About this RNA
A computed fold for a 90-nucleotide RNA from a Pseudomonadota bacterium, annotated as Glycine riboswitch aptamer. Lineage of the source: Bacteria > Pseudomonadati > Pseudomonadota. It was read from a public genome assembly, where an Rfam model found it.
RNA sequence: AAGAUCUUUCGCGGAAGAGACCGGCUCACGCCGGCGCCGAAGGCGCAACCGCCCCGGAAACGCUCAGGCAAACGGACCGCCAAAGGAUGA
Numbered sequence: 001a002a003g004a005u006c007u008u009u010c011g012c013g014g015a016a017g018a019g020a021c022c023g024g025c026u027c028a029c030g031c032c033g034g035c036g037c038c039g040a041a042g043g044c045g046c047a048a049c050c051g052c053c054c055c056g057g058a059a060a061c062g063c064u065c066a067g068g069c070a071a072a073c074g075g076a077c078c079g080c081c082a083a084a085g086g087a088u089g090a
Base pairs, nucleotide, nucleotide: 003088005086006085007084008083009082011080012079013078014077019035021034022033023032024031025030036069037068038067042065043063044062045061049057050056051055
């Protein structure tokens, strides 16, 4: 240094769940109020587990504050490509 690998970011593709509920305004979307639900943005909690083991990092588990419950948007996570960085490195 190549290659493989780890993290982050960008792009592309896939991606679930739950009332197009009731009343008022509205063609509808939507807004307000009410009840019922969902968990895979985010956030919070316990903790399996992990580490450099003083102390830290921690879930797809739980809570539903937020978000969501036609489509669209969003969407954890997965796959591919690229860039930056770390570590390894014949």